This is a predicted structure of a 503-nucleotide part of an RNA (small-subunit ribosomal RNA, 5' domain) from an uncultured Caldilineaceae bacterium.
It matches the Rfam family "Bacterial small subunit ribosomal RNA". Its family is annotated with structural constituent of ribosome and ribosome in the Gene Ontology.
Context: one part of a larger RNA
RNA sequence: GGAUGAACGCUAGCGGUGUGCUUAAUGCAUGCAAGUCGAACGUGAUCCCUUGGAUUCGUCUGAGGGUGAAAGUGGCGAACGGGUGAGUAUCGCGUUGGUGACCUGCCCCUGAGAGGGGGACAACCAUUGGAAACGAUGGCUAAUACCCCGGAUGUUAUAGUGUCUAGAAAACUAUGACUGAAGCUCCGGCGCUCGAGGAGGGGCCUGCGUCCCAUCAGCUAGUUGGUAAGGUAAUGGCUUACCAAGGCUCAGACGGGUAGGGGGCGUGAGAGCGUGACCCCCCACACUGGUACUGACACACGGACCAGAUACCUACGGGUAGCAGCAGCAAGGAAUAUUGGACAAUGGGCGAAAGCCUGAUCCAGCAACACCGCGUGAGGGACGAAGGCCUUCGGGUCGUAAACCUCUUUUCUGGGGGAAGAGAAAGGACGGUACCCCAGGAAUAAGGACCGGCUAACUACGUGCCAGCAGCCGCGGUAAUACGUAGGGUCCAAGCGUUAUCC
Repeated sequence: GGAUGAACGCUAGCGGUGUGCUUAAUGCAUGCAAGUCGAACGUGAUCCCUUGGAUUCGUCUGAGGGUGAAAGUGGCGAACGGGUGAGUAUCGCGUUGGUGACCUGCCCCUGAGAGGGGGACAACCAUUGGAAACGAUGGCUAAUACCCCGGAUGUUAUAGUGUCUAGAAAACUAUGACUGAAGCUCCGGCGCUCGAGGAGGGGCCUGCGUCCCAUCAGCUAGUUGGUAAGGUAAUGGCUUACCAAGGCUCAGACGGGUAGGGGGCGUGAGAGCGUGACCCCCCACACUGGUACUGACACACGGACCAGAUACCUACGGGUAGCAGCAGCAAGGAAUAUUGGACAAUGGGCGAAAGCCUGAUCCAGCAACACCGCGUGAGGGACGAAGGCCUUCGGGUCGUAAACCUCUUUUCUGGGGGAAGAGAAAGGACGGUACCCCAGGAAUAAGGACCGGCUAACUACGUGCCAGCAGCCGCGGUAAUACGUAGGGUCCAAGCGUUAUCC
């Protein structure tokens, strides 16, 4: 000098664009953050219409039609999106390859198909336990829920043939095993089953790279390898049994400390050094530890179970909870925002659609936290007012500065108009915002640090090794350009200084 997710002191007019718990992965009141589908299914509250009966004219009750709340069965989603950085020195990440060792819902392309039958369980009703959370028993019922039979161009296993290969793919033949389907409809379609291919996504393996300490030098029994089996979508000590005795290491094993990694970011001429906020990719985690279930995908932030800590409710028998989602609260701290608006746009889930949901997102609010831009007036105006300061008392300086004259209106205030963003019509949270027009009046708007040298900028008074200053050298003990005040000056400017950290 540059830089910052900064903080502190003094000061402060406006706009645009960004950014905003770096500390306690501490604890959390409250609200919201994941639902949707009635064109899968059985119920069906409420309200409306038509119509009949009764009526004490208040109403009660029956039938038909429509509406369709709410819970339930079922499907898809909830594994995305959003947060955090605790753990992790690791195939975690980055990069290069491999998978002849693999999976893939929805989507695209393509081939073949959907015949027949059955029994339930919720909801509901009845009885009943419990303070509650939540249940128990009996009975009724539907389906694109569940099950069985038939059935296939099928899938798969074994054996053989066999080509491309580094290498057991594919293909063909034989034998055995195995298993499929569902309907709805507004009649347009939407779905369902079994195959083949693709796209996108993922799993696993791999060469290389990836911090400090040797005051860590030896480490290792599932350890290293083999055989067999189990397990997985799949390879593999991944797991188990048996066998062998291996495997790693001064090119740093093992141990300890620290740490999410990368694209990037800061600085620097570069080499490098430092760093990993915001944005993007990957990973890991979801009160702490463990476990599996469901599912195409989880060992699952707003799912389940167990244990623990913590907190709350309790009728003491027992229960409930998890903001590292968005706001917000407490605590910690030098320090970090609103319990806001809208689904209008973009994107996501569901749905045939209308649409519903979406604290993702888009916006608004707060903060000079950062960067950028604008303004606080412009021109004229004295051999120079008043006043301040200095003075050799002559004068010098603040200083064209002010006053005063003329002009302008960015900004400000008031009034009027008023968007684009919305691909055919309608539909805009932002927003009466941006922007445009008119009027008014210099009106509403300047500070901070420094002035001994480094380092741009000097005098007076006060103080008297005191009070104080200070980044380094050093100033101060009676003439201090170094302390304090004033005048003047220098440098920056809605900021200026200080502190911290990096180059």
The full RNA is in RNAcentral, with records from ENA, Greengenes and SILVA. The coordinates come from a structure-prediction model, not an experiment, and the mean pLDDT is 83.